[in-house]
RNA sequence: AGGUUAUCAAGAAAGGCAAGAGGGAUUAGACCCAAUGAGAGCCUUAGCAACCCUUUAGUCUUGUAAAGAAGGUGCUAAAUUCUACCGGAAGGAGAGAUAACAA
Numbered sequence: 001a002g003g004u005u006a007u008c009a010a011g012a013a014a015g016g017c018a019a020g021a022g023g024g025a026u027u028a029g030a031c032c033c034a035a036u037g038a039g040a041g042c043c044u045u046a047g048c049a050a051c052c053c054u055u056u057a058g059u060c061u062u063g064u065a066a067a068g069a070a071g072g073u074g075c076u077a078a079a080u081u082c083u084a085c086c087g088g089a090a091g092g093a094g095a096g097a098u099a100a101c102a103a
Stems, first nucleotide, its partner, number of pairs: 003101006013045005022033003027084004046076003051072002053068005080095001085092002
């Protein structure tokens, strides 16, 4: 890389370093951000969330509920920015992201 399962309209950001033109995954359109320096990279501090995790209760084959946040990830513009494919619509698929697991 590929596979399985779950989640993705909630939530949470400032500073510094180096750099300098595009960036928001991909294609097209729209929209937005960007030399008042974006986005990507590295660092610091802070935060969000609760997948793994901890405690308690319960159950015991799996599965559950509540509380927590030391640790492993993740995340901290806009719904995964919106539309595209199926569907009258609700919704779904596909693609993508994250986590856990297995090989």
Predicted 3D model of a 103-nucleotide RNA (SAM riboswitch aptamer (S box leader)) from Flavobacteriaceae bacterium UJ101. Its mean pLDDT, the model's own confidence on a scale to 100, is 82. Its Rfam family is "SAM riboswitch aptamer (S box leader)". Rfam links the family to the GO term regulation of gene expression.